Predicted 3D model of a 72-nucleotide RNA (transfer RNA) from Ascobolus immersus RN42.
It matches the Rfam family "tRNA". The family's RNA type in Rfam is transfer RNA.
Its mean pLDDT, the model's own confidence on a scale to 100, is 86.
The RNAcentral record of the sequence draws on Rfam.

RNA sequence: AGCAACAUAGCACAGGGGAAGUGCGUCGGGCUCAUAACCCGGAGGUCCCCCGAUCGAAACGGGGUGUUGCUA
Repeated sequence: AGCAACAUAGCACAGGGGAAGUGCGUCGGGCUCAUAACCCGGAGGUCCCCCGAUCGAAACGGGGUGUUGCUA
C1' cells in the first nucleotide's frame, strides 16, 4: 500500500426493514441459622461517526475511524 471480516448494555454475543434481546456481571427481594447454590424482580444501550435511499434503519448504499486477519 491492497483486500476481507468485525464494531450492539460493565464483559461475551444474538438480532440483517415495523425499531433491541440472551448469558454472565450488578442492584433489590425470596429461600437459609448464615453463606454458596437456586427462584423472582429492577436498573443499565445517541446499536463506532457522518451523509444518503425509505413512510419507517441497529439492519440497505456511500464516505470516514478503530480492531483483527491475509497479501505485498